THF (Tetrahydrofolate) riboswitch aptamer from a bovine gut metagenome, 106 nucleotides, folded computationally. Of the family's consensus pairs, 94% are formed in the model. The RNAcentral record of the sequence draws on MGnify.

RNA sequence: CAGAGUAGGGAAACCGCGUCAAGUGCCGGCAGAUGGGAUGUCGCCGCCGGACGAAGGCGAGGGGAGCGCAAAUGCCCCACGCCGCGAUGGAUUCCCGCGUCCGCUG
Numbered sequence: 001c002a003g004a005g006u007a008g009g010g011a012a013a014c015c016g017c018g019u020c021a022a023g024u025g026c027c028g029g030c031a032g033a034u035g036g037g038a039u040g041u042c043g044c045c046g047c048c049g050g051a052c053g054a055a056g057g058c059g060a061g062g063g064g065a066g067c068g069c070a071a072a073u074g075c076c077c078c079a080c081g082c083c084g085c086g087a088u089g090g091a092u093u094c095c096c097g098c099g100u101c102c103g104c105u106g
Base pairs, nucleotide, nucleotide: 001106002105003104008096009095010094011093012092014090015089016088017086018085019084026050027049028048029047030046032044036102037101038100039099040098056083057082058081059080061078062077063076064075
């Protein structure tokens, strides 16, 4: 002098969750972890509280109440399949990727 290496971030496809509304995002508080070591937040995760907020549709089946002789239609519940929707979760691959001091490699 140069390089490697973090928590994480973005994209893709895969597997899920929700769509009878959680999750995500936002605000406040508390606590925690974070290149190999130490330290650290305006970055990240978790918990609590608060505010705000949504895209559903189709198919076939079972059950229930009601009408009625019955059936059909409509309604409610359950589970299944498909196509969507969601600042949606997870790992995989690719790309990006520590402020200070010390260390490692050349």
Model confidence (mean pLDDT): 85 of 100.